[in-house]
RNA sequence: GAUAGAGGCGCAGUUUUCAUAAAUACCCCUCCGCAAAGCCAGGCAGCCGCGCAGGGGGAAAGGGAGAACUGCCGAGGGAACACAGCGGUGCCUGCCGCUGUCUUUCCGGGCCGUCGGGGAAUACCCGCCGGACUGUCACAGUAUCUGUGGAGUGCUAUU
Numbered sequence: 001g002a003u004a005g006a007g008g009c010g011c012a013g014u015u016u017u018c019a020u021a022a023a024u025a026c027c028c029c030u031c032c033g034c035a036a037a038g039c040c041a042g043g044c045a046g047c048c049g050c051g052c053a054g055g056g057g058g059a060a061a062g063g064g065a066g067a068a069c070u071g072c073c074g075a076g077g078g079a080a081c082a083c084a085g086c087g088g089u090g091c092c093u094g095c096c097g098c099u100g101u102c103u104u105u106c107c108g109g110g111c112c113g114u115c116g117g118g119g120a121a122u123a124c125c126c127g128c129c130g131g132a133c134u135g136u137c138a139c140a141g142u143a144u145c146u147g148u149g150g151a152g153u154g155c156u157a158u159u
Base pairs, nucleotide, nucleotide: 001159002158003157004156005155008073010072011071012070013069014068015067016066017065018064026057027056028055029054030053032051033050034049038047039046040094041093042092043091044090045089076107077106078105079104080103082101083100084099085098086097087096088095108134109133111131112130113129115127116126117125118124136150137149138148139147140146141145
């Protein structure tokens, strides 16, 4: 170098079911109030009359969980920079969210907790820190055990 393989609440994707979103947005009717306000921020414009309450009807996306299947074990994920696209009424300047591409960089793996960010959210995701656990290698201890240290550019087997 090549091939094969291991870690385990392991990783990703696709399909499907379920709950959440939400009795919310939105639509219709009634009552009352207002002429100002609303539509991410500012400017210009535009739109609808607007708002509360009651009654009737009533979603979806994004996010999640379960199952099955597929591909896998830097699997994959995160961060930063740049560019492009989409959404937040139109344009300009911003901001926020999402997606893709590129470069650089970080992380062995999942779990729990605090905090921060995202999120409608007490779900869930991401990150810092802390904790125990776990696979692996090295070293030390008479050691199927214990301790210390390391990182996937690793480890095991064959060649």
Overview: Predicted 3D model of a 159-nucleotide RNA (Lysine riboswitch aptamer) from a mouse gut metagenome. RNAcentral holds the sequence, with entries from MGnify.